The part of an RNA shown here (large-subunit ribosomal RNA, domain IV) has 329 nucleotides and comes from a Nitrososphaerota archaeon. Rfam family: Archaeal large subunit ribosomal RNA. The source organism's lineage runs through Archaea, Thermoproteati and Nitrososphaerota. Model confidence (mean pLDDT): 82 of 100. The sequence was found in a public genome assembly.

Context: one part of a larger RNA
RNA sequence: UGUAGGUAAGGGAACUCGGCAAAAUAGCCACGUACGAUAACUAGAAGUGGUGCCUGCUUUCUUAAUGUGAAAUUGGGAUAGCAGGUUGCAAUAACGAGGGGGUCCCGACUGUUUAAUAAAAACACAGUAAGCCGCAAGUCCGAAAGGAUGUGUACGGCUUAUGAAUCCUGGCCAGUGCAGGUACCUUAAACCUGGGUUCAACUGGGCCAAGGGCCUGUUAACGCCGGGAGUAACUCUGACUCUCUUAAGGUAGCCAAAUGCCUUGUCGGGUGAGUUCCGACGUGCAUGAAUGGACCAACGAGGGCCCCGCUGUCCCUAUCUACGACCCG
Numbered sequence: 001u002g003u004a005g006g007u008a009a010g011g012g013a014a015c016u017c018g019g020c021a022a023a024a025u026a027g028c029c030a031c032g033u034a035c036g037a038u039a040a041c042u043a044g045a046a047g048u049g050g051u052g053c054c055u056g057c058u059u060u061c062u063u064a065a066u067g068u069g070a071a072a073u074u075g076g077g078a079u080a081g082c083a084g085g086u087u088g089c090a091a092u093a094a095c096g097a098g099g100g101g102g103u104c105c106c107g108a109c110u111g112u113u114u115a116a117u118a119a120a121a122a123c124a125c126a127g128u129a130a131g132c133c134g135c136a137a138g139u140c141c142g143a144a145a146g147g148a149u150g151u152g153u154a155c156g157g158c159u160u161a162u163g164a165a166u167c168c169u170g171g172c173c174a175g176u177g178c179a180g181g182u183a184c185c186u187u188a189a190a191c192c193u194g195g196g197u198u199c200a201a202c203u204g205g206g207c208c209a210a211g212g213g214c215c216u217g218u219u220a221a222c223g224c225c226g227g228g229a230g231u232a233a234c235u236c237u238g239a240c241u242c243u244c245u246u247a248a249g250g251u252a253g254c255c256a257a258a259u260g261c262c263u264u265g266u267c268g269g270g271u272g273a274g275u276u277c278c279g280a281c282g283u284g285c286a287u288g289a290a291u292g293g294a295c296c297a298a299c300g301a302g303g304g305c306c307c308c309g310c311u312g313u314c315c316c317u318a319u320c321u322a323c324g325a326c327c328c329g
Base pairs, nucleotide, nucleotide: 001324002323003322004321005320006319007318008317010315011314014313019310027051028050029049030048031047036041038164052086053085054084055083056082057081058080060078061077062076063075064074065073066072087091099308100307101306102305103304104303105302106300107299111123112122127162128161129160130159131158132157133156138149139148140147141146166294167293168292170225171224172223175222176221177218178217179216180215181214184213185212186211191206192205193204194203195202226244227243228242229241230240253287254284265281266280267279268278269277
C1' cells in the first nucleotide's frame, strides 16, 4: 500500500449518476391479511406470536406383559396439549434460508436475442386486419430437368401490417402506389403497301402489344389532415359572422409524456429546502387513432420517484485475520 474476509460507539443514505456494495429478512407451526381485479389472482401481501433442554401431569393411538375378561394395572413407542423449572449474549444456535410497502412509464403475459462489452421498452407471441391463390393454383429455389409449401386443398397455404382482453379505430383518392376500364390520342420491331434506286441506301402510308395519356375504384395501401380579420351591456374570452385557401383541413381520445424548443412552463402534492417524481392545465416548436389511440388486473434480473426496516455508502475513520507487493537487515 493492496487482495479476500471479521468487528465497530453515536448518527443512519448526510455517500453517490443511482442505496452501487454491504447489512438486514429468512426454515417450520399458528393467527391474520388491504387497495385493486380480466374474479384466476393480488398473497409467503402487510403484520403478530411460538420454536432448545429437563421434570411433572393430561389427551388420543399403538405395542407387550399380568389378568377368566371386551374391565383394570404396569412397561415401551408415537400424537396433541398444559404447568413448572433450567442454561447461554443468542435455542430454524452449524449448513441452508424472501427485505417489505406505495406510485408512475414501457411491454399484456411464459418465452427469444447481440457465443466473447447491450437481456431491453428490442424480437416473438395468442388475437386482429388486409392481399394473392380452385391446385397443371398462388408463393419460393433452379438455365432447365426438377424441387419446397404438399402424406397439404380456402376452417388451407403463402405475403404483409398490427400485437392479449376491454372501449374504439374519425376526415381526405389531389400526389405516389396498386387494381380495373378505355370510343379516342400516343406508341417499337415485325408484317402489308406507295415513291425512289439497274439492286440498295433513302423516304411516305396502313396495321398495332404492353405501357402512358384519359376515366373509375382503393388508405388496417405509401401517406396527408390550414391561415387572416371582426364580434357578447366592466374587462377577458369568443358560441357567432366575414374572408383567403385545400384532396381534406386533426374527430374521439391523450399530453411539458420515452413525444414541448421556449422550459426549472403555470397551479397543486410530497421536502425545512425538489431542473427529478405524482396530479392537473393545454397557448400541442413538432400528440393522435392497426406507421394503431386510450385504458389496463397479473407478470418483469426493464426504467423514474417516495416511504419503512437495515446498515462502515457516508460523518471519519479504527482495528483484527489470511495472503501478496514494497522498505530495512